[in-house]
């Protein structure tokens, strides 16, 4: 340099419409205490533009990461 895949809460991970889920955290219920368990809460879409009634998702560019080729 070319090519392919990816970037989403503290971590893992799904997702064109009602904002998944799990682990973790905080508060509460239960318990003599802790654990297990139950309930609630907080927390994210790499950046910019475009398509669409609607974009975290589709397209383009930039940045970054990984693999392969040279």
């Nucleotide at each position: 340099g070319g090519u392919a895949a990816g970037g989403u809460g503290g971590c893992u991970g799904a997702g064109g419409g009602u904002u998944a889920a799990g682990c973790g955290g905080u508060g509460g219920g239960u318990u003599g205490u802790a654990g297990c368990u139950c309930c609630a809460c907080a927390a994210a879409c790499a950046g910019a533009g475009g398509u669409u009634c609607a974009a975290g998702u589709c397209c383009u560019c930039u940045c970054c990461u990984u693999g392969c080729c040279a």